[in-house]
């Protein structure tokens, strides 16, 4: 300097004219209202409504079952399916090496294939030695098995031979190394051995269990011993940890209006108490149908698990401490319109109780780190 990857910040700017919303101060005004000054006014995702909570009510406390969620280890956090660090497994592409083809400036470039493979990316990552289930079809056989093969005698039959003996056939039986099928077939490869074979034996490797060492742990390493049919749990299940429900249209207050209406069922011997069941607690009304009135205002509503900066601790996520700042609250829904200039020429896109995450969409600018290549010192 180039390429690749990861993380962070930003998200058009300035000026003028007119027009909106909130807060605060002053003045005017009987009230309503109005005028002026000052300060402020959409996002990194405000989106999805997928997780976790704060807060409110059920509710005056509790327990259990069912059900659900998460799932490597250790930390962080208010909490989490989130984040950080570590472990294990899977996985690229670049560069590099080898080789084939083409070009031409003969030493390079372009390109195909193969090997190897960086930073990086992904993981629905507990348990198959508690039990149950499933694997169509194919295949001989899928908690097991013999279709094709290979061997096959001391006994039986046949042939050669003087004899010894040799050869052949079939059966009983042996075999799972070769072949067939399949996603998967008695751990794999090699050697020996055997009637033919087989962990039957040996060597190397793999898996399970055990010992020793390192590590908080998940795990890693190593040696010896023993053994050798597997897969599947986003199948049922087992294990560990966690979980009441409903939600700002929650909830509270004020004003106004009407019919504190009529009928029925259940209940006061316990109905009912906003996911299901049981125990317990509270408990006199509860539910259904018909009919009537109102649907307005205030609050909840922004001072927060808050923002920014310094210092210290920590690999890190973060934690502690000191200082400083107040940074939208609409309610048929506020920040818009016009003009001029600049340039990086502006994408995705608008709060509605709030916060921490994840996921999705996305134009450009800036910064840092890591990996590879080239050059210089």
């Nucleotide at each position: 300097g180039g390429a690749g990857u990861u993380g962070g910040c930003u998200a058009g700017a300035c000026a003028g004219u007119c027009g909106c919303c909130c807060g605060u101060c002053a003045c005017c005004u009987g009230u309503u209202u109005g005028u002026g000054g000052c300060g402020g006014g959409a996002g990194g995702a405000a989106a999805g409504u997928c997780c976790g909570g704060g807060c409110u009510c059920c509710c005056u406390a509790g327990g259990g079952c069912a059900g659900g969620a998460u799932g490597c280890c250790a930390g962080g956090u208010a909490a989490c399916a989130c984040c950080u660090g570590g472990g294990c497994g899977c996985u690229a592409u670049a560069a590099g090496u080898g080789u084939g083809g083409g070009g031409c400036u003969u030493g390079c470039c372009c390109u195909g294939c193969a090997c190897c493979c960086a930073a990086g990316g992904c993981g629905a990552c507990g348990g198959a030695a508690a039990g149950u289930g499933c694997a169509a079809c194919a295949g001989a056989a899928a908690c097991a098995u013999a279709c094709c093969g290979c061997c096959g005698a001391u006994g039986g039959c046949c042939c050669c031979g003087c004899a010894a003996g040799g050869g052949g056939c079939a059966c009983a039986g042996g075999u799972a190394a070769g072949g067939u099928u399949g996603a998967a077939a008695u751990c794999g490869u090699g050697c020996g051995g055997u009637a033919a074979g087989a962990g039957c034996g040996c060597a190397c490797g793999g898996c399970u269990g055990g010992g020793c060492g390192g590590g908080c742990a998940a795990c890693c390493g190593u040696c010896c011993c023993a053994g050798c049919g597997g897969g599947u749990a986003a199948a049922c299940c087992c294990c560990a940890u966690c979980c009441g429900g409903a939600g700002c249209a929650a909830g509270g207050c004020c004003a106004a209006a009407u019919a504190g209406g009529c009928a029925g069922a259940c209940g006061c011997u316990a109905a009912g108490a906003c996911g299901g069941c049981c125990c317990g607690u509270c408990g006199a009304g509860u539910c259904u149908g018909c009919g009537g009135g109102u649907a307005g205002g205030c609050u909840g509503c922004a001072c927060g698990a808050g923002g920014c900066g310094g210092c210290g601790c920590g690999c890190g996520a973060g934690c502690g401490u000191c200082g400083u700042c107040c940074u939208a609250g609409a309610u048929g829904a506020a920040u818009g319109a016009c003009u001029g200039u600049c340039c990086a020429c502006g994408a995705c896109a608008g709060a509605a109780c709030c916060c921490g995450g994840c996921u999705u969409a996305u134009c450009g600018g800036c910064c840092a780190a890591c990996u590879c290549c080239a050059c210089c010192u």
The RNA shown here (Bacterial RNase P class A) has 377 nucleotides and comes from a Betaproteobacteria bacterium. The organism belongs to Betaproteobacteria, within Bacteria. The coordinates come from a structure-prediction model, not an experiment, and the mean pLDDT is 78. Of the family's consensus pairs, 92% are formed in the model. Its Rfam family is "Bacterial RNase P class A". It is annotated as a ribozyme. Rfam links the family to the GO terms tRNA processing, dimeric ribonuclease P complex and ribonuclease P activity.